[in-house]
RNA sequence: CUGCAUACUAGGCAAACUUGCCGAAAGGCAAUGACGCAAAGCCAUGGGUCUAAGGGCAACAGCCUAUGAUCGCCACGCUGCCAAU
Repeated sequence: CUGCAUACUAGGCAAACUUGCCGAAAGGCAAUGACGCAAAGCCAUGGGUCUAAGGGCAACAGCCUAUGAUCGCCACGCUGCCAAU
């Protein structure tokens, strides 16, 4: 100096469930709670996935559509703790 081998120390985040609030929904926020996480920190640029209010088609049912959502689906980008052997 490095971590795409592994341990330790100090701390960090918080899935599902439940409650409340927001939202058309997907989902988000707060509390609770820990399934997990070394980027489960930030970013919606690309792909994927979810939703379909509005719009379009149809006018019975329904189908399409993101400007909505997801970074705890993946990639790119930015930042970053400990680190014995």